[in-house]
RNA sequence: CGAGUCGACCGGGCGGCCGCGUCAACGCGGCUUUUCAGCCUCGUUGCCGAGGAACGUCCGGGCUCCAUAGGGCAGGGUGGUUGCUAACGGCAACCCGGGGCGACCCGCGGGACAGUGCCACAGAAAACAGACCGCCUCGCGGCUUCGGCCGCGCGGUAAGGGUGAAACGGUGGGGUAAGAGCCCACCAGCACCCCGGGUGACCGGGGUGGCUCGGUAAACCCCACCCGGAGCAAGGCCAAGAGGGUCACCGCCCCACGGCGGCGACCUGCGCAGGCGUUCGAGGGCUGCCCGCCCGAUGCCUGCGGGUAGGCCGCUAGAGCCUGCCGGCGACGGCAGGCCGAGAUGGAUGGCCGCCGGCCCGCCGCAAAGCGGGUCACAGAACCCGGCGUACAGGUCGACUCGUCCG
Repeated sequence: CGAGUCGACCGGGCGGCCGCGUCAACGCGGCUUUUCAGCCUCGUUGCCGAGGAACGUCCGGGCUCCAUAGGGCAGGGUGGUUGCUAACGGCAACCCGGGGCGACCCGCGGGACAGUGCCACAGAAAACAGACCGCCUCGCGGCUUCGGCCGCGCGGUAAGGGUGAAACGGUGGGGUAAGAGCCCACCAGCACCCCGGGUGACCGGGGUGGCUCGGUAAACCCCACCCGGAGCAAGGCCAAGAGGGUCACCGCCCCACGGCGGCGACCUGCGCAGGCGUUCGAGGGCUGCCCGCCCGAUGCCUGCGGGUAGGCCGCUAGAGCCUGCCGGCGACGGCAGGCCGAGAUGGAUGGCCGCCGGCCCGCCGCAAAGCGGGUCACAGAACCCGGCGUACAGGUCGACUCGUCCG
């Protein structure tokens, strides 16, 4: 200098004018009220005011309710080992397998001897399968240059050739009629035993031996481990509301049992119709089913009609962030100190101007500088957090690998 691998960060800056949202303080005015105090409009000032992905809704949680919470089946998830974490399908390190010269990258990584299925085409044959071309032995027939050749049949063979992604170990030798782990040596694999290393998955070494018993589970399945459900539109509080019941008071109906109207308090809680039921349990709940358990009487269900859709909480102080030290290969953990950084609800942070900056193109130029034009990404909280996935114009930094050159 070039090519590459891995990781991290920024993502426009400054100034001016006007304008937004929550909260706080102060002030003018208004409302309620005996007062305290509270509420509303406005003004001024002040702190703060979208992300690294807020996106996807793919995982895991916190939280709320079912609910006092149990078992089974179904269903779902994960799949090498050891760690981290609140947890996870996440993260770290490592093991094995594969790719790459390498830095590094990839893996739906348990089981094919529980069972079922599939392996097209080609090929003789695709699971205990099989003989197309071949090789050998025997028999018959023909030819013969007497070496042998051709055809048919029976038997042996799977070493050679062919097909295929894959063909029942590989190389060499012996042996055989020809061959074959038939035998032997070495190697691979498998089973068993021993030694060493490692927490472990596994790794290294040695010995013995039957000689050797496809692939596919990202096919169904088996095995191991894990999993209640629903979700902030969760869930609470207040107000309002069409009525009803009880009690007291007042007025009217000749008196009055009683009826009607008004008003106040308390309770209940929308009206009508129908059905079932009241502990021998209607109905409902445990968010798929069963068992089991629980609620339940002014109860529950069905149909028709009516009212309300308002306000407050949940709602941001957290498995939080920053700094330093210690432990650990690392993910991360411990200790000490410090910080508080939107909480909206038809839903806030915008507009204009000036200067600068990055990138692209053009002019001029050896270059630098300068000038002109264009452009400046992906994208916006809505209960919160930990991950994963996806998107991202442009820029910055670090470590490592390979190649070339110089010293």
The RNA shown here (Bacterial RNase P class A) has 407 nucleotides and comes from Planosporangium thailandense.
The sequence was found by an Rfam model in a public genome assembly.
Rfam family: Bacterial RNase P class A. Gene Ontology terms of the family: dimeric ribonuclease P complex, tRNA processing and ribonuclease P activity. It is annotated as a ribozyme.
Lineage of the source: Bacteria > Bacillati > Micromonosporales > Micromonosporaceae > Planosporangium.
Its mean pLDDT, the model's own confidence on a scale to 100, is 76.